[in-house]
């Protein structure tokens, strides 16, 4: 500095779901609550996906758009515990 995550340890993280808040919404935070996660730590930078308040077309409720989101889709970057070799 690179590798491994088989087995041990100290440990960390929290899906749905329900409360409660914030948002137009998707969704985010807080409680609670484990289905999982060896990077499920961090970064929306590529692709995916979601959503469409505003704003554009139609013309009466439908289409288009991300500038909003999702890192627990995927790749990618930055950083980090134990433990193999």
């Nucleotide at each position: 500095g690179c590798u491994u995550g088989a087995c041990a340890a100290a440990g960390g993280c929290a899906a749905a779901g329900c409360c409660g808040u914030c948002g137009a919404a998707a969704g985010g935070c807080g409680g609670u609550g484990a289905c999982g996660c060896a990077a499920a730590g961090c970064c929306a930078c590529g692709g995916g996906c979601c959503u469409a308040c505003a704003g554009c077309a139609a013309g009466u409720u439908u289409g288009c758009c991300a500038u909003g989101g999702u890192c627990g889709c995927c790749g990618g970057g930055c950083c980090a515990c134990c433990c193999u070799g």
Model confidence (mean pLDDT): 89 of 100. The RNA shown here (c-di-GMP-I riboswitch aptamer) has 85 nucleotides and comes from a bacterium. Rfam family: c-di-GMP-I riboswitch aptamer. About the family: GEMM was predicted in a large-scale screen for bacterial structured RNA regulatory elements. Its family is annotated with cyclic-di-GMP binding in the Gene Ontology. It was read from a public genome assembly, where an Rfam model found it.